[in-house]
RNA sequence: AUUUAAAUAGGCGAUGGAGUUCGCCUUUAACCGCCGAAUGGCUAAUGACUCCUGCUGGUAA
Numbered sequence: 001a002u003u004u005a006a007a008u009a010g011g012c013g014a015u016g017g018a019g020u021u022c023g024c025c026u027u028u029a030a031c032c033g034c035c036g037a038a039u040g041g042c043u044a045a046u047g048a049c050u051c052c053u054g055c056u057g058g059u060a061a
Stems, first nucleotide, its partner, number of pairs: 001008002009026005016052006033042003
C1' cells in the first nucleotide's frame, strides 16, 4: 500500500550483490556504528547464517 478478513506486497536493519531466516515500518515511517569540543581517528562489506565480489596485510611460486 491492497484486502471484509485471513493474508499478500513493498521498504528498512552504518560500505556492493545472491539465497535463507529474524525483527521493525507502511511514507511527517522503520533505519543511518564507536571515540573526540573540533579538524579528525577507529571497526565492520551480514541484524543472523551460507556464498560471490571488492579492499588490506602476510607467506609461497
Record summary: This is a predicted structure of a 61-nucleotide RNA (Fluoride riboswitch aptamer (crcB RNA motif)) from Niallia sp. NCCP-28. The coordinates come from a structure-prediction model, not an experiment, and the mean pLDDT is 76.